[in-house]
RNA sequence: GUUCUCGGGGCGGGGUGAAAUUCCCCACCGGCGGUAACAGCGUUUAUUGCGCUGAAGCCCGCGAGCGCUUGCCGGCGGUUUAACUGCCAGUAAGGUCAGCAGAUCCGGUGUAACUCCGGAGCCGACGGUAUAGUCCGGAUAAGAGAGAGC
Numbered sequence: 001g002u003u004c005u006c007g008g009g010g011c012g013g014g015g016u017g018a019a020a021u022u023c024c025c026c027a028c029c030g031g032c033g034g035u036a037a038c039a040g041c042g043u044u045u046a047u048u049g050c051g052c053u054g055a056a057g058c059c060c061g062c063g064a065g066c067g068c069u070u071g072c073c074g075g076c077g078g079u080u081u082a083a084c085u086g087c088c089a090g091u092a093a094g095g096u097c098a099g100c101a102g103a104u105c106c107g108g109u110g111u112a113a114c115u116c117c118g119g120a121g122c123c124g125a126c127g128g129u130a131u132a133g134u135c136c137g138g139a140u141a142a143g144a145g146a147g148a149g150c
Base pairs, nucleotide, nucleotide: 001150002149003148004147005146006145012026013025014024015023027134028133029124030123031062032061033060034059038054039053040052041051042050043049057122058121065100066099067097068094069093070092071091072090074088075087076086077085078084104120105119106118107117108116126137127136128135
């Protein structure tokens, strides 16, 4: 470089109500890369050391979704008409653009920890529906990336 494969989890119980897996009380879940004093394995007589593997939702980045920008097409309006232009819907591209947009502290150990140990907190696209991280839908999609073959 190229081909192929893989690539997201979670509502159980009770309450109110005409209706809620959506509200209230108790639960449950955590994509990908990096960092890491911890853990395991290998090497060594042993220690040190070295190597490999795993380890953060809220530390640094990334991804899907919405938004935004641009092109095309259509509808409605402004204008006497056209040119031009405003709004809306569809579609394609861009890929963070100005955005939604996230969320962590306290104590302990230690030379060193927002990563270890203990404790208490907090966060989670869009559309649908009694208000949804957990249901249904776009999605048999897309994708950060991971692995294998050549």